[in-house]
Molecule: Guanidine-I riboswitch aptamer
Organism: Paenibacillus solanacearum
């Protein structure tokens, strides 16, 4: 310096903030409620390349089926992984994204 699906998708967490709900707290009004301000323990909700779970795919090894190969199936393996600052989007903000990056060892 090139290559390589360092796959894809659900969920769920760490964590995240304030569109929506509920809270609070001023006002207002006979009450119903309404409105403003408030991230406030929550629910919706966003969520990990280095966090977890399953499916699926896909290489490879072995194996069954075969005269053999192919397909099919069944199993086993697919490791390592420190990381800014800065910008981005969605109401917003984050271990989201830029990014297995810069950059470190």
């Nucleotide at each position: 310096a090139c290559u390589u699906c360092u796959g894809u998708u659900u969920u769920c967490u760490a964590g995240g903030g304030u569109u929506c709900c509920g809270c609070g707290a001023u006002g207002a009004g006979g009450c119903a409620u309404c409105a403003u301000c408030g991230g406030c323990u929550g629910g919706u909700c966003c969520a990990a390349g280095g966090g977890g779970a399953a499916a699926c795919g896909c290489a490879c090894c072995g194996g069954c089926c075969u005269u053999g190969c192919c397909c099919g199936c069944c199993g086993g393996u697919g490791a390592c992984a420190c990381g800014g600052a800065g910008g981005g989007a969605c109401a917003a903000a984050a271990g989201c994204c830029c990014g297995g990056g810069a950059g470190g060892a």